RNA sequence: GGAGUUGGGCAAAUGAUCGCUGGCUCCCCCAUAUGGGGGGACGAGAGGAAAGUCCGGGCUCCACAGGGCAGGAUGCUGGAUAACGUCCAGUCUCGGCGACGAGCAGGAAAGCGCAACAGAAAGCAAACCGCCCCGCUUUAUGGCGAGGUAAGGGUGAAACGGUGAGGUAAGAGCUCACCAGUCUCGAUGGCGACAUUGAGAGCUAGGCAAGCCCCAUCCGGAGCAAAACCAAAUAGGAGAGCGUUAGAGGGCGGCCCGUCCGAGCUCUCGGGUAGGUUGCUUGAGCCCGCUGGUAACAGUGGGACUAGAGGAAUGAUCAUUGCCUUUUCUUGCUGCUGUAUGCAGCCAGAAAAGGAACAGAACCCGGCUUAUGAACGACUCCAAAU
Numbered sequence: 001g002g003a004g005u006u007g008g009g010c011a012a013a014u015g016a017u018c019g020c021u022g023g024c025u026c027c028c029c030c031a032u033a034u035g036g037g038g039g040g041a042c043g044a045g046a047g048g049a050a051a052g053u054c055c056g057g058g059c060u061c062c063a064c065a066g067g068g069c070a071g072g073a074u075g076c077u078g079g080a081u082a083a084c085g086u087c088c089a090g091u092c093u094c095g096g097c098g099a100c101g102a103g104c105a106g107g108a109a110a111g112c113g114c115a116a117c118a119g120a121a122a123g124c125a126a127a128c129c130g131c132c133c134c135g136c137u138u139u140a141u142g143g144c145g146a147g148g149u150a151a152g153g154g155u156g157a158a159a160c161g162g163u164g165a166g167g168u169a170a171g172a173g174c175u176c177a178c179c180a181g182u183c184u185c186g187a188u189g190g191c192g193a194c195a196u197u198g199a200g201a202g203c204u205a206g207g208c209a210a211g212c213c214c215c216a217u218c219c220g221g222a223g224c225a226a227a228a229c230c231a232a233a234u235a236g237g238a239g240a241g242c243g244u245u246a247g248a249g250g251g252c253g254g255c256c257c258g259u260c261c262g263a264g265c266u267c268u269c270g271g272g273u274a275g276g277u278u279g280c281u282u283g284a285g286c287c288c289g290c291u292g293g294u295a296a297c298a299g300u301g302g303g304a305c306u307a308g309a310g311g312a313a314u315g316a317u318c319a320u321u322g323c324c325u326u327u328u329c330u331u332g333c334u335g336c337u338g339u340a341u342g343c344a345g346c347c348a349g350a351a352a353a354g355g356a357a358c359a360g361a362a363c364c365c366g367g368c369u370u371a372u373g374a375a376c377g378a379c380u381c382c383a384a385a386u
Base pairs, nucleotide, nucleotide: 001382002381003380004379005378006377007376010373012321013320014319015318016317017316018315020045021044023042025040026039027038028037029036030035047358051369052368054367055366056365057364058363059223060222061221062220071219072218073217074216075215076090077089078088079087080086091105092103093102094101095100106214107213111212112211113208114207128153129152130149131148132147134145135144136143137142161179162178163177164176165175166174180204182201183200184199185198186197187196188195189194227278228277229276230275237269238268239267240266241265242264249261250260251259252258286303287302288301289300290299291298292297323355324354325353326352327351328350329349330348332346333345334344335343336342337340
C1' cells in the first nucleotide's frame, strides 16, 4: 500500500426568533364544595432501530379439582434469565490460507413412506460390457447354449468397506495382516456434550425425520379498542302515586276566564349507550464504582430521573462553529524533461458553492429480524522496503 475479519460507541454542537404538546406557578374572565376559557413566566418534549409485529414476559379480564386426548413450539452440552425460539461459554460437523464465520446438530438395528434423470440393477440388491468353467460346433483365439463371478469398465447425488497377501477355473471378508467404520465391555481427562485409548464381537448394518412418525421438555384463551370507575338525552324495563264525564294532562305566546283536543300523566329505582376519568409511565429500568464469575450475568454502594399525546405535539427559519465533496488561489515537499514565470502528484491553509442517511413513541419491558450514515479501535492475509 492492497484485500479482508471483527468490536464497542456516535447519530453534529451552541445561540436567537416564531410555533405545537404536557407539567408547575401567577394573573384575568365565566360559573361557584369545584370546574371551564384566555394570557404570562419557568422548565421538559422520539429511536438505534420508535419499524416488522416474528418470539418471550409483566399487567388486565375470562376460564380452570385432578388427569388425559387433540393441537402447537423447541431439540448437542453446561450455564444466564422473570421468560424465551434470546444470550454466554464449550463440544461436534462444515466453510475460509488466515483473522473468523455458519449449522434446518435427538431417534433411520420402533413402524410406514419416498428417491427425478441416467443405469443391467436403487433396497431381504443387481449380470449391460468384461472375466472364468462346462457342453455343442468350428481350421480358429470365432459362434451358440447353460452356468459361475460384484475383482475391472460404464451410469448415478448414492451401487453394500479400503490396501496388500493367500486362495480360486475365474472371483468373492472366502481366509489373514493393517487401516476406516459399527456394536459391546472398559481405562484416562472433563460437571457434561465429548476427546484420547485398550480388549472383544461380527464382517459392513446406505440416505431422507425440512414426509408421516417416535422420544424428551414446554404451552389455557383474549388482549390497553385489556380492564375499572363516574355518568346525560332518547327509547325500553321495574315500582309507587294521580287520572279516564267528579276530566289528569296538553294546544290557543306569561297568568285568569273561556274554548278545543283528550287517556294517559308524574315521580323514584336499576342496567346499558354518548361523553368523561383512571389504567399512563419510577421501571425484572438507566449511569458510575467495587466485589464474585472466563463470560452472559449476579450482588452491593452512590447518583440522576419531568414525552404521555389520542387522527395523535416533539417543528420551521436565521447565525456561528465542526465534518464531507467539488472548484479556485497560496506556501512547502517530491517527481518529470523540453531547464521554464513549465507540467504532474501530495500535505497544509484560505475563499466560494453544495451536501449530511434510515426513519417518527401510542400500556410497559427482554430479544430477534429488517432499513441505514460517517468515522474509530483490534486482528488476519498478500506485496514491497528497512